[in-house]
Context: one part of a larger RNA
Molecule: large-subunit ribosomal RNA, domain II
Organism: Jonesia denitrificans
RNA sequence: GCCUGCGAGUUAGUGCUCAGUGGCGAGGUUAACCUGUUGGAGGGUAGCCGUAGCGAAAGCGAGUCUGAAUAGGGCGUUUUUAGUCGCUGGGUCUAGACCCGAAGCGAAGUGAUCUACCCAUGGGCAGGUUGAAGCGCGGGUAAGACCGUGUGGAGGACCGAACCCACCUAGGUUGAAAACUGGGGGGAUGACCUGUGGGUAGGGGUGAAAGGCCAAUCAAACUUCGUGAUAGCUGGUUCUCCCCGAAAUGCAUUUAGGUGCAGCCUUACGUGUUGCUUGCCGGAGGUAGAGCUACUGGAUAGCCGAUGGGCCCCACCGGGUUACUGACGUUAGCCAAACUCCGAAUGCCGGUAAGUGUAAGCGUAGGAGUGAGACUGCGGGGGAUAAGCUUCGUAGUCGAGAGGGAAACAGCCCAGACCACCAGCUAAGGCCCCUAAGCGUGUGCUAAGUGGGAAAGGAUGUGUGAUUGCCCAGACAACCAGGAGGUUGGCUUAGAAGCAGCCACCCUUGAAAGAGUGCGUAAUAGCUCACUGGUCAAGUGAUCGCGCGCCGACAAUGUAGCGGGGCUCAAGUACACCGCCGAAGCUGUGGCAUGACAUCCCUUUGUGGGUGUUGUGGGUAGGGGAGCGUCGUGUAGAUGGUGAAGCUGCCGGGUGACCGAGUGGUGGAGACUACACGAGUGAGAAUGCAGGC
Repeated sequence: GCCUGCGAGUUAGUGCUCAGUGGCGAGGUUAACCUGUUGGAGGGUAGCCGUAGCGAAAGCGAGUCUGAAUAGGGCGUUUUUAGUCGCUGGGUCUAGACCCGAAGCGAAGUGAUCUACCCAUGGGCAGGUUGAAGCGCGGGUAAGACCGUGUGGAGGACCGAACCCACCUAGGUUGAAAACUGGGGGGAUGACCUGUGGGUAGGGGUGAAAGGCCAAUCAAACUUCGUGAUAGCUGGUUCUCCCCGAAAUGCAUUUAGGUGCAGCCUUACGUGUUGCUUGCCGGAGGUAGAGCUACUGGAUAGCCGAUGGGCCCCACCGGGUUACUGACGUUAGCCAAACUCCGAAUGCCGGUAAGUGUAAGCGUAGGAGUGAGACUGCGGGGGAUAAGCUUCGUAGUCGAGAGGGAAACAGCCCAGACCACCAGCUAAGGCCCCUAAGCGUGUGCUAAGUGGGAAAGGAUGUGUGAUUGCCCAGACAACCAGGAGGUUGGCUUAGAAGCAGCCACCCUUGAAAGAGUGCGUAAUAGCUCACUGGUCAAGUGAUCGCGCGCCGACAAUGUAGCGGGGCUCAAGUACACCGCCGAAGCUGUGGCAUGACAUCCCUUUGUGGGUGUUGUGGGUAGGGGAGCGUCGUGUAGAUGGUGAAGCUGCCGGGUGACCGAGUGGUGGAGACUACACGAGUGAGAAUGCAGGC
C1' cells in the first nucleotide's frame, strides 16, 4: 500500500415539551404490591394531572391582593371550560450521552540489579623520570645563617601501558551498535579506579549544580485505580429517491475560530390581499451638483487707503511726509467631509388604480444551520485617488451553479441543467486553416505586423477640415551676382575692427545691404545670413482642429505582450445591409415526479386511485416526505436430497437503494413469501482496530 472483517446519535427517567395516533372524557390514570397462569388477564385509589383563582403567607374564594376604604389599580372570572392516560416520532434536561484523541490532577502501591551520593569490607595501578624535608661529611661563622657534596625518597610532581575518561576528526545514521568503530587526545599514588554486601523513594531522594540522575522514561519515575477525567479543539460518522433551501449580518459576551437573542431556511396550522411591481397623487429630507457681497472659514491679483511704524515741524494740542504695514470697502477670479442663499436624479414613507396571484405577506408552534466569506461594477473612509490591500454602503455572481464564451481561467459576459432524441431557433461570442459558420456586400482610413501591452514628451508620417501670408506685375526652392560708404560707431579693454561685454542703433549711395544672423581671428582677415537684381516657371509658406499611425519601449531555459498557423486584410473604423454558426437557454416529440384546482370512483372519516387543466422539478449547511436492504420475533401461507441457504455465469425487471420461485454451474440442509413487531441494521476515508498478502 491493497484485500477481508470490525468500527460512531444508544439506553434509562409514570423527567419536560411539541407533533401524529388510540382509549376514556369533567374527568383521566394507577405505583409498589397481591393473585391465577406463564399467550396475557384480574385486583390494588395511596398518589399524580385536570375541573379556580388571588395573596409572601395566615387565609379568603368567582373573586382575591394592595389599602382606612363598599375608591382606584394588579392578577383572575364571563362572552369562547378539555383534559388525561398509553404508543410512536422530533427536540431538550440529567447521566460518558455520536465515536476516537490529550498534556495533566488525585489515591494506593512497585522500584537505587541502571544511575547519584553515602556506609561496611576486599582488590588494582608495567616501566621510566625528577629528586622536597630530614640526615652524614666537608667548608663557613664568635655561635649561627649559609655554601658544597653525598645520602635520602617527598609530591592531588613528570613521561607512559593496564585501568578510567570522552577533547578532535573520519566513518556509521532503515547502524555490527536505540550512542558504536578507526585514528589521534586527557588522567594514570589519587578529590584515583574497581568487586561484593548494605542505605536514601516521588513534591521525595541524590546532586564538586548540568534541572543532572533515580532501570533505553524525569521541570516531578513506574504500575493500577478514580476514569469512558475534561477537550468552546482536530479528525471521522456507513443505503436510495422526491420537495424546499440558507448564512458568513446586528446587538451582547474574560468575547473575537465559542455562545445567547434577533435576521435569513424549513415543516404544520391559522389569517386572507394585508405582499411585491408599475402608473398616478401626497409627503419628509440637505446628498450629487452649484454657490458664497447668504453665513463660517480658507485663498489670488488690482484699486482705495483707516489704524500702526519710520522721518520732519512741534512744550502740549496738532500738522506734514513716506518704494513700510495694510483693516474696512471695492473690481475680477477661486476653495471646503465636519460652510450653505440654493438644490436634484434615485431611494424611502403614505394613499390610490391596475398587474401578479395554487405564488407573496402576516401570526402561532416544531426543527435547524449560519454568525471566517470572496471577487466584480458603482458611492465613500483608511493607504500613496498603491496592493489579488483594508473597512462600510449598494447591486450582481461565486459560495451552494453545471452548460456556452473569455486559448487555459470560483467571483467577468451569456445563460439557471427533471429524463430521452443522429430534430429546429437563438444569446454572449464568432464565421481563412487548426475549428462549427462569409476567401460576404459597399466606402474611405492605417503601412506601423499598428492590430497583437504603456505615460509625460518629441517629430516636414499620412488623410481630412478651417483660417491666413506671398504669387505669371513671376512667388517658394535651387543657381549666378550684389550684400556698400561715414566707420575700427561710442565706451570698455593689452586688443574689441558687425560678431567678449555695456550704451546707442543714426546718416549717405542706392535695385538692395543690420552700427549686423551664424561660423571664424589674439585682434584684423576670411566664409555666411538678412536684404536686392537676374535665370527658371506655378504654385508656395504659416497657424489651428480632427482621424489613424511613428519614436519614447532594456532581463534573465526558447519565438514568448494575436491560443497557434498565418494575415496587408483574415487589422481598425464609419455608414448601412444580408446570411450563417453557436448553449444543458427557447421550441418540437415522448416520458417521469410533484404542488394546486376541477371532476369521477373506492373507502368508516383521514386517505387512496383515474382523468383533465395549469404551474414546478441546479443545489452545500439544513428542514420535510417516501422507500430499499440486513439480523431476529410473532401470525398465516407455501417449499426442500426429484437438491434449501450460500457463491457464481447469462438473461430479465425497477427512477434508485435493489430485485427475479427466469435459466445454467457449484454447493449439500435448511430456507422463502405476506403482514406486524424489535434492533449490536448498511463504510471508503477517523496518521482508525485486527488479520492476510